[in-house]
Context: one part of a larger RNA
Molecule: small-subunit ribosomal RNA, 3' major domain
Organism: Rhodospirillaceae bacterium
Order: sequence, then structure tokens, then C1' cells
RNA sequence: UGACGGGGGCCCGCACAAGCGGUGGAGCAUGUGGUUUAAUUCGACGCAACGCGAAGAACCUUACCAGCUCUUGACAUUGCUAAGUCGCGAGUUUUAGAGAUAAAACUUUUCAGUUCGGCUGGACUUAGUACAGGUGCUGCAUGGCUGUCGUCAGCUCGUGUCGUGAGAUGUUGGGUUAAGUCCCGCAACGAGCGCAACCCUUGUCCUUAGUUGCCAGCAAUUCGGUUGGGCACUCUAGGGAGACUGCCGGUGAUAAACCGGAGGAAGGCGGGGAUGACGUCAAGUCCUCAUGGCCCUUACGGGCUGGGCUACACACGUGCUACAAUGGCGUCCACAAUGGGUCGCAAUAGGGUAACCUAAAGCUAAUCUCAAAAAGACGUCUCAGUUCGGAUUGUACUCUGCAACUCGAGUACAUGAAGUUGGAAUCGCUAGUAAUCGCGGAUCAGAACGCCGCGGUGAAUACGUUCCCGGGCCUUGUACA
Repeated sequence: UGACGGGGGCCCGCACAAGCGGUGGAGCAUGUGGUUUAAUUCGACGCAACGCGAAGAACCUUACCAGCUCUUGACAUUGCUAAGUCGCGAGUUUUAGAGAUAAAACUUUUCAGUUCGGCUGGACUUAGUACAGGUGCUGCAUGGCUGUCGUCAGCUCGUGUCGUGAGAUGUUGGGUUAAGUCCCGCAACGAGCGCAACCCUUGUCCUUAGUUGCCAGCAAUUCGGUUGGGCACUCUAGGGAGACUGCCGGUGAUAAACCGGAGGAAGGCGGGGAUGACGUCAAGUCCUCAUGGCCCUUACGGGCUGGGCUACACACGUGCUACAAUGGCGUCCACAAUGGGUCGCAAUAGGGUAACCUAAAGCUAAUCUCAAAAAGACGUCUCAGUUCGGAUUGUACUCUGCAACUCGAGUACAUGAAGUUGGAAUCGCUAGUAAUCGCGGAUCAGAACGCCGCGGUGAAUACGUUCCCGGGCCUUGUACA
């Protein structure tokens, strides 16, 4: 100087407390451990691994296994030697085969120069040689990227001063703040990286613009902003205004600031996001990529078919659906936003109980389309393993795709399991939040209860900081570094 203490002081955080809803019990989905297996590819392991890499394993993916098969190679760079072909390429058919592949036939096209000599160039094939290739090892050789402490308020430097020195001071102290934020004081005076602000979005108003958007007044109307017309309003997207403790009162050291108030759409950081200091964990990744070293080279490389990653006495994590009456079912009936769409979204009509099918308008989209649910009204069920719950299983179908057996999703009918609110324990959340309701998108042929977004309805509680956890500053002890 640090680190540590079941030392002290001050302070903060959904850290506790106060509340609301969960997990832990059930069924299923998904990940992991274990076990099994020819293989169940590999990585990730307290927080910070376990719906994680994977924004999507039937083949492919695929890295694993079995079998078959190739060896200058699926891909790249030239160079040389030797031999062969004259187009290369594209397409079709046949045979063998599980296929990769091998063999054959046909069609199309008929390289450039040319002394018409396969002479020169170019291209291809074969053999040989350099090399390719490796998701093989080492993340404890590395780059890059990422997680975490933590959006915590810290981490440092120059000069000066003090100390023999390591170092100290500044950065400590009194206040204050979300903040090393600001004020005052002070052997310090300044500065840098962080904080804040500048950026995006949302909340109010003005202005510019008015189609594909909108419709106040006027007219027409097939009653649909549909047409004329208009750009007032909504909205869209450009520009601006607005909030600064600016104003008033009080407290305070006349300071910084804090408390209350006015005006205001908004008030003291208005809400949300992006933004992550010096560093820590030899944290994670050699399987994104790059890369040192090591290793393989008729195989640890390449191709193919089939299988596996989907197994199942069990254990754990994360979710979904429930156990019901604030509910289930039936009928009627409203109201969104973000987004996607030509290999696509599909209105409408018809068929089917339905998944879906057939025909098909419109739309490269503020034009057309995908396209709402909870809520509300009425009726019924009356506390039961039920008109709750939907697992499982049978049968019949639909769709995607070369192909749904291993191993897809959906529909109908039948079946109708566990489950009556969950032990010890444990998690999230402070406001348009929790809870609850649906909608969209990426990936994607098909395949979400996951992920990333969007809007609808919309709470309760916070006395307080003694305690648990994590963190910041000062101080003290130490046989620790």
C1' cells in the first nucleotide's frame, strides 16, 4: 500500500421489510446430469452452465456410428515432365448399383491464329511432383468477440510539497447529490479516463406538406369517405418551441443544495433506450472467423446410403397447461399496435363437421392482404374428480416435402390419466410496473409452450434500515501478500 475481520461509523440497491404473483407437488414441453448404446457428435458447470452456442436435427444440416467407396482429391495456386483429346459446357435416355459411382448411346454447340503441318496459343483428361484438406489437440501460446463485478462511482497522471524509502498528499475533512455531482475548507495547483450532457424514442404545442391517409361544413349517393370537393381535424414525417431549480416562500454557512408552492402537457435526472472507466475471474470461445506450436496425409481428409443426435429404472433446472364458479360451455356483440407479403400475402364464392381443398379479384403495399383476444350482454351448469382438467391410446383424415417407420405439425370422432393450490426451501416485480389477454416477426419446405418485439385490461404495498445478501467511502486490528 492492499486484502481480510462472526471490528466500528456513514450510505446505497426489489437486499430485507410491506405487498402481489409464482417455482418446489401433477401432466406435458424443453435443456442438463446419469445410465444405456455401434453411435447416442462437441462445447458451456456457483452467482456469471442447464428453452445456453442451436434465429428452428425426418434426408440435408452433422461434426457421431455401421457399411460401401475415392486418393493431387469436393475447393485453391502456379510450375515442370510425359501421354492423349479438340472444344469446354448443357440436356436426354439406357444398363448395373442402396447410392456415391461406373459404362454406353443420342441431341445441342463446334475456341483463336494459321504458312493447312496437330505448327502455335488456349482449354480439358490421365500419370508423377509441389500441395490441398482436417468441426484433430492446446482458450494455460494468442488475436478478435463476449460474460461478470456494474451503469457500481470509481481509476489515474503532470508539476509541487512531505517521507531515507516503499509511498503519501491531491482523491482526506464540513455539507450536498443518482454521481470523485456541486459548494466551502485545506500544501496543494491543475489535468485525463469514467459521471452528466450531446444521440434515439415517448409525452404537449406550433409550422411545412396532403396521397395511398383524414372528413368539419356543402352537394351527390349504390349509404361504403363511395364520388365531387376540402386539408380544418386524425395521422404520417421534416423543421421548430418547450423544463432551466427559470419564478415565489421557507430551511441552510450569505454557499452548494433541500422542502413547499405557482404557472405548465410535462418539475426538479419527466418515462424508456443506446452508451459499460482502470481492472478482476490464466472466466468463455482454436466448433463463427483468424492464428503460433503439435499431430493425421490411400486418412484424424473427401463422397454416399442407412442409422444416431429424438434412447430411459432415475435426479435437477427453465417453461406451458391445470386443479375451476372472479369459472366452463353456447349464442350475440365491440375496440389495438408493432410487423410480414411476388418462390409471397390472398379478399370473395363454392365444397368439407374441421384441418383444408377448388376457382380466383386485388396487391412489389399508408392503396390489396395476413387479421384479434381478454372485456361486455343473455342463457345454462351448482361444487362433483364434475359440462373442471386435458395426458394417454384407438380409428379416420389434412398439409409440407423425393421421403413423415425410427422421428413432423394439424383436424374430426372416440378414450378421458394425474391433478382438489403443492414439505423444507426458493424466485420475480415499485406503475402503465406486477398480474392477465391476445397479435406480429426472425429462423423456416414443414416443424415453438422457446426467443425477439407489439398493443388491450390493469392492481397492491414500501412503517422503516435492526437483521440476510451484494456494493461504495472513512477508520481500526492483523503472526496474510